[in-house]
Molecule: c-di-GMP-I-GGC riboswitch aptamer
């Protein structure tokens, strides 16, 4: 220091729900437990989600405009996808 026990002790909470914040993707906080040995912590790298605003296309009215639908995209999310980081215990190896 690898590892990670039908070991102890403690710890975390997906799905769903309700309330509340966001356009949204999602947050949070009660409830609830699928799972978790970093499911702690970081959004700088990879990826997945989103797409108010902004750009360009189309379609509607004759057209400034405006509306709508669709591509991109500042931007914003997510660590329980990879990654980085720092850590309780201690059986066997």
């Nucleotide at each position: 220091u690898c590892c990670g026990a039908a070991a102890a002790a403690g710890g975390c909470a997906a799905a769903c729900c309700u309330g509340u914040c966001g356009a949204a993707a999602g947050g949070c906080a009660g409830g609830g437990a699928c799972g978790c040995a970093a499911a702690g912590c970081c959004a700088a790298g990879g990826g997945u989600c989103u797409a108010a605003a902004g750009u360009c296309a189309a379609a509607a009215u004759c057209a400034c405009a405006u509306u709508u639908u669709g591509a991109c995209c500042a931007g914003g999310a997510c660590a329980g996808c990879c990654g980085g980081u720092u850590a309780c215990c201690g059986a066997a190896g």